[in-house]
């Protein structure tokens, strides 16, 4: 000095990412509860079957009113903490839970593996949702970070790639 090892440490991008609690709005003239009224035998615990538990002619369920009246999840502001594959999504395996058993789904959480995405913003479609908010995914648009190539030397223009990347220092191996 070159190459190589997902080497080690420390950093950068910016409306940067995530988490926790708090406050606020929404959820919500909701669910539930109480009273009156209608109906008159079943109702709830996930869908079916079999059980079990609880309530029920002192009225289950249903109809129509009156009064009272939430919560969870999701969202936003500021703050704190941890960080820069931060993190997110999808798929698969395993485990736990949703009264018990069987079947069939669905949902929530955790671990591991694999794949995709540099980042945020805007628009549109679909899904989820109480929601037209927000989130996620696909597509499109401009912006921006990194590196490379060409031109220029004003540190900019054009094009292309993208994080297992890039920058700085440094360790091992090896060549000259």
């Nucleotide at each position: 000095u070159a190459a190589u090892c997902a080497g080690a440490u420390a950093g950068a991008g910016g409306c940067g990412c995530a988490u926790u609690g708090u406050c606020a709005a929404u959820u919500a003239u909701u669910a539930g509860c109480a009273c009156u009224u209608u109906u008159g035998a079943g109702u709830a615990c996930u869908a079916u079957a079999g059980g079990g538990u609880a309530c029920a002619a002192a009225g289950a369920u249903u109809u129509a009113g009156u009064g009272u009246a939430a919560a969870a999840g999701g969202u936003g502001g500021a703050a704190a903490u941890g960080c820069c594959g931060a993190a997110a999504u999808c798929a698969a395996c395993u485990c736990a839970c949703c009264c018990c058993u069987a079947u069939u789904c669905g949902g929530u959480g955790a671990u591991u593996u694999g794949a995709u995405u540099g980042g945020g913003c805007c628009g549109u479609u679909a899904u989820u949702u109480a929601a037209a908010a927000a989130a996620u995914a696909g597509c499109g648009g401009a912006c921006u970070g990194u590196c490379g190539u060409a031109c220029a030397u004003u540190u900019g223009u054009a094009c292309g790639u993208u994080g297992a990347g890039c920058u700085a220092u440094u360790g091992g191996u090896c060549g000259u």